[in-house]
Context: one part of a larger RNA
């Protein structure tokens, strides 16, 4: 001097844009925070509309047509998005490569297919059990839910043959037999699904080389432990796992051990080169009260799914029960400190549906803090009789404050008031129309705005609504008075105060910044 997720102090008109629990990965009250599909499916409250009986009528019974709440089976989702930094010194992470050792739902490309059967189970009804959470029993029923036979290869095994090609283990093509797996329908007649296989994108797994930290007041560490055969087991390589076999492996160029810590792109600082850092945003990892487990499913060892057990909080009719904010707001606590229990789904993006259209605390706004940045405006010009008043000096003449301020004259960003008032939104969906590639393309019309009556723009009157902090002994830019007397105080260093203090306190003036100034802590 620069910086900062900052706190404090004094003071504070306004905009924009960022930023905002850095500590207790404490604990958590209530709200939301991931659902969707009736174009899979069965069954249905509810409402309309209407037939038959019966009645004098109202209305009671019954039925058909449509509608279609809530629940249930069934698909997809829920592994994303979104927090947060606990653990981790590791192939977690940067970068280059490899898998001749692999996976990949939706989505895009081509191909071929898609036949027959069968037994269930939720739901719903009836009965019972519990304070409840929720169970249990008969009986009965659907489907793209299950399940069996058929067909089928370019799949996959096993047993061969030839060819290429390669970086060892090898590997990639054609090719011969045998064997083995499929499928689902639905419908508003456009279509949407469905099954199998290549190829493709996108996404992950592994593996390797190299790179980043602190102490030798840590020197030896290692039995699945290093390697081998063989099996399991994975989607795939592997001691991953097992069983037999060998005695290996790592380490002073630093193993091991302890301590600390997510990592990197960046940030900050600095002429670099290095020191610091890792907050906001972007990528990778991890973890979701604590430990542990699978389970379903492409995908998870799963924040707002299951189980087990532990601490903790809550309900009980005491037998048994519910729960997990390191989502978003919020609440106690802990701090020097950190925001509202707010608006929309109108963009964008996800989910799920033909779609209309739900859902979405992601996002996209809005509040609230001067936490930063960068913008503005608290008036402009004229005005000497240099006014009063304050304060200081005197040679008694003055001298500053001082163009300051009255006054004049003009201007109104802003701020009040009154009108008016966007852009962000053209799609998706409805009408029309044209091509020809015949079911999509383009082309026109038409609907959709939280934010907001917001920015923005016009008019009206008016200087009106709008300055403060620190500093003045040298370092460092700016001095006199007065009090005061080693005392009250002062200070980053040096050092000031003991009766003439430019150093403490007050005025005056001065200087330095300016909505901010000073202080502290931290970083160069």
């Nucleotide at each position: 001097g620069g910086a900062u997720g900052a706190a404090c102090g004094c003071u504070a008109g306004c905009g924009g844009c960022g930023g905002g629990c850095c500590u207790a990965a404490u604990a958590c009250a209530u709200g939301c925070a991931a659902g969707u599909c009736g174009a899979a499916c069965g069954g249905g409250a509810u409402u309309g509309u209407u037939g038959g009986u019966a009645g004098c009528a109202a209305u009671a019974c019954u039925g058909a047509c449509a509608u279609g709440a809530g629940a249930g089976u069934g698909g997809c989702g829920c592994a994303c998005g979104g927090g947060u930094g606990c653990g981790u010194a590791a192939c977690a992470c940067g970068u280059a490569u490899g898998c001749a050792a692999c996976c990949u739902a939706c989505c895009u490309u081509u191909a071929a297919c898609a036949g027959g059967g069968g037994a269930a189970u939720a739901g719903c009804u009836u009965c019972g059990a519990g304070a409840a959470a929720u169970c249990g029993a008969a009986a009965u029923u659907a489907a793209u839910a299950c399940c069996c036979c058929a067909u089928a290869a370019c799949a996959u095994a096993a047993a061969g043959a030839a060819a290429a090609g390669g970086c060892a283990u090898c590997u990639u093509u054609u090719u011969u037999u045998u064997a083995u797996c499929a499928a689902a329908g639905c419908u508003c007649c456009g279509g949407c699904g469905g099954u199998u296989a290549a190829a493709g994108a996108u996404g992950g797994g592994c593996a390797u080389g190299c790179g980043g930290u602190g102490c030798a007041u840590u020197a030896g560490c290692u039995a699945g432990u290093u390697g081998g055969u063989g099996a399991g087991g994975u989607a795939a390589u592997g001691g991953c796992u097992c069983a037999c076999c060998a005695a290996g492996g790592c380490u002073g160029c630093g193993a091991u051990g302890c301590a600390u810590a997510g990592g990197g792109g960046g940030u900050c600082u600095g002429a670099g080169a290095g020191g610091a850092u890792g907050a906001u945003c972007c990528c990778c990892c991890a973890c979701a009260c604590u430990g542990g487990u699978a389970c379903u499913g492409a995908g998870a060892c799963a924040c707002g799914g299951a189980c087990c057990a532990g601490a903790c909080u809550c309900c009980u009719a005491c037998g048994g029960g519910a729960g997990g904010c390191a989502g978003c707001a919020g609440u106690a606590g802990g701090g020097a400190a950190u925001a509202u229990u707010g608006g929309g789904c109108a963009a964008u993006g996800g989910a799920c549906g033909c779609a209309a259209g739900u859902c979405u605390g992601a996002c996209c706004c809005a509040g609230c803090c001067a936490c930063g940045c960068c913008g503005c405006g608290u008036g402009a010009a004229g005005g000497a009789u240099g006014a009063c008043u304050g304060c200081c000096c005197u040679a008694u003449g003055g001298g500053u404050u001082g163009u300051a301020a009255a006054c004049u004259u003009c201007u109104u960003u802003u701020g009040u008031a009154u009108g008016g008032g966007a852009a962000g939104a053209a799609a998706c969906c409805c009408c029309c129309g044209a091509a020809c590639g015949u079911g999509u393309u383009c082309g026109g019309g038409g609907c959709u705005g939280a934010c907001g009556g917001u920015a923005c723009c016009a008019u009206a009157a008016g200087a009106a609504u709008a300055a403060g902090c620190a500093u003045c002994g040298g370092c460092u830019a700016a001095c006199u008075c007065c009090g005061u007397g080693c005392c009250a105080g002062c200070a980053g260093c040096c050092g000031c105060g003991g009766u003439a203090a430019u150093a403490c306190g007050g005025a005056g003036g001065a200087u330095g910044c300016a909505a901010g100034c000073g202080u502290u802590g931290u970083c160069c």
This is a predicted structure of a 524-nucleotide part of an RNA (small-subunit ribosomal RNA, 5' domain) from a Bacteroidota bacterium. The organism belongs to Bacteroidota, within Bacteria. Rfam family: Bacterial small subunit ribosomal RNA. Gene Ontology terms of the family: structural constituent of ribosome and ribosome.